[in-house]
The RNA shown here (Bacterial RNase P class A) has 306 nucleotides and comes from a Pseudomonadota bacterium. It matches the Rfam family "Bacterial RNase P class A". Rfam classes the family as a ribozyme. Lineage of the source: Bacteria > Pseudomonadati > Pseudomonadota. Its mean pLDDT, the model's own confidence on a scale to 100, is 78.
RNA sequence: AAAGCAGGCCAGGCAACCGCUGCCGGCCCAUGCCCUCCGGGGCAUGGACGGGAGAGGAAAGUCCGGGCUCCACAGAGCAGGAUGCCGGCUAACGGCCGGACGCCGCGAGGCGAGGAACAGGGCCACAGAGACGAGCGUAUUGAGUUACGGUGAAACGCGGUAACCUCCAUCCGGAGCAACACCAAAUAGGCAGACGAUGACGCGGCUCGCCGAGUCUGCGGGUAGGUGGCUGGAGCCGGCCAGCAAUGGCCGGCCUAGAGGAAUGGUUGUCCAAGACAGAACCCGGCUUAUCGGCCGGCUUUUCCA
Numbered sequence: 001a002a003a004g005c006a007g008g009c010c011a012g013g014c015a016a017c018c019g020c021u022g023c024c025g026g027c028c029c030a031u032g033c034c035c036u037c038c039g040g041g042g043c044a045u046g047g048a049c050g051g052g053a054g055a056g057g058a059a060a061g062u063c064c065g066g067g068c069u070c071c072a073c074a075g076a077g078c079a080g081g082a083u084g085c086c087g088g089c090u091a092a093c094g095g096c097c098g099g100a101c102g103c104c105g106c107g108a109g110g111c112g113a114g115g116a117a118c119a120g121g122g123c124c125a126c127a128g129a130g131a132c133g134a135g136c137g138u139a140u141u142g143a144g145u146u147a148c149g150g151u152g153a154a155a156c157g158c159g160g161u162a163a164c165c166u167c168c169a170u171c172c173g174g175a176g177c178a179a180c181a182c183c184a185a186a187u188a189g190g191c192a193g194a195c196g197a198u199g200a201c202g203c204g205g206c207u208c209g210c211c212g213a214g215u216c217u218g219c220g221g222g223u224a225g226g227u228g229g230c231u232g233g234a235g236c237c238g239g240c241c242a243g244c245a246a247u248g249g250c251c252g253g254c255c256u257a258g259a260g261g262a263a264u265g266g267u268u269g270u271c272c273a274a275g276a277c278a279g280a281a282c283c284c285g286g287c288u289u290a291u292c293g294g295c296c297g298g299c300u301u302u303u304c305c306a
Base pairs, nucleotide, nucleotide: 001302002301003300004299005298007296008295009294010293012271013270014269015268016267017266018265020054021053023051024050025049028047029046030045031044032043033042034041035040056277060288061287063286064285065284066283067282068176069175070174071173080172081171082170083169084168085099086098087097088096089095101112102111103110104109115167116166120165121164122161123160124159132157136149137148138147139146180228181227182226183225190219191218192217193216194215195214202210203209235254236253237252238251239250240249241248242247272275
């Protein structure tokens, strides 16, 4: 230098203006409630102002695993599902790390559902005369008595196959934030009490009069609506230590969307290497799939120069 292998990271930058959703602030304003020594003060909500924050490496597919919530549950078993070399990591896993083995690659490396075939059943292409459990061909013998058998993965057997059934071992209760918890109208049911044909209720307060069967109060469940769950967490960054590694421990620092008919945007200018795939919806660990470009170190092979 060329061709490759594996890993980590970034995901157009800057400026101005106009918005949207939370949060914080105060000698701003409005409304409501409370206190008051009547001067005012406090709390809540809303508005304006100021400050600060605001999608991802996959937020995706919902394929595995866990947290959380409710329901179910004495124990054991059956059915069903998943996994399957050995060891380790982890909250857990079908994930990850290390090692052995097999295949591919000159190599760095990549790929591999891989326990058991004398517990049982099934199947064994092509070739071969015959393919699963005993028979067959040739020769031979009193006799399936003995010997040999080109093909083929397997041939006259203690064969192969379990990404075929099965057996063995281990694990697995169900539903999911539209979970679930709390507050709670109007209307219509429900329950209880009181009054009522000896006339209740109603006819604006009272009396008379009219009318003619319900009226009033309380409780309780559900719905609309509202609030919580909701983001400080198996968290992120840095250092040191243990370990080959996955990972774990200690110390220091940081706070980084929380909406909910659903915000996280738009316009303009400018710069460059011209910007991909795509957008949270309870949270987290993985896997898989999509993806313009670029950066950082590590390693392999070949060639050249010293």